[in-house]
Molecule: transfer RNA
Organism: Chlorosarcinopsis eremi
Formats: sequence, structure tokens, C1' cells
RNA sequence: GAGUGCUUAGCUUAGCGGCUAAAGCAAUGGCCUCAUAAGCCAGAGAGCGUUGGUUCGAAUCCCACAGCACUCA
Repeated sequence: GAGUGCUUAGCUUAGCGGCUAAAGCAAUGGCCUCAUAAGCCAGAGAGCGUUGGUUCGAAUCCCACAGCACUCA
């Protein structure tokens, strides 16, 4: 330098055009316990790497850029 893949909650992921997005773990509050852990319950937390475009409608499709991984040179 070129190619391919990925970027969504604190972490790991799902979602592959149609009500301003789902789950596990973590964290928080509660129950239980003499207390802690474990277990059980509850609510909260992200508008999807950035920026444009397509569309009635975009996390999802397209361009550019950034970062990460791999391959080639």
C1' cells in the first nucleotide's frame, strides 16, 4: 500500500428495512441470614464508531473517514 471481517449498555452478545432496540453477567435497591456469600425479586442503564446519502421509514442498504483483527504485498 491492497483486500476481507468487525464496531450496539460497564463487559459478552442478539437484532439482517416496519411501535425511539433484546438478553446474560456486572452494578443498584429489596427479600432471606446473627452477618457475609449463595439463592430469589424489582426497577434502572445503550438510539447502535463518526459523517453524509438512499428510502414513507435505517442499528440494518450505499459512500467516505476512524479504530480493531486477519490475509496478501